The prediction has a mean pLDDT of 82. Transfer RNA from Mycolicibacterium sp. CBMA 335, 74 nucleotides, folded computationally. Rfam family: tRNA. Rfam classes the family as a transfer RNA.
[in-house]
RNA sequence: CGCGGAGUAGAGCAGUUCGGAAGCUCGCUGGGCCCAUAACCCAGAGGUCGCGGGUUCGAAUCCCGCCUCCGCCA
Repeated sequence: CGCGGAGUAGAGCAGUUCGGAAGCUCGCUGGGCCCAUAACCCAGAGGUCGCGGGUUCGAAUCCCGCCUCCGCCA
């Protein structure tokens, strides 16, 4: 150089098949419960969906280019 996979909240991931606009677990914050803590229950914050452009009424999803990581071949 070539080929394949991955990039989504602090962490780990789903959602991509078939475009309808952001979700799960843990963690964090506040409250409840308890003598107290853990556990449990309720609520909340936290996302330019790797970056830039294009298509579309509408893009995490489709198209093009680029970046980073992992693997394969030589």
The source organism's lineage runs through Bacteria, Actinomycetes, Mycobacteriaceae, Mycobacterium and Mycobacterium (subgen. Mycolicibacterium).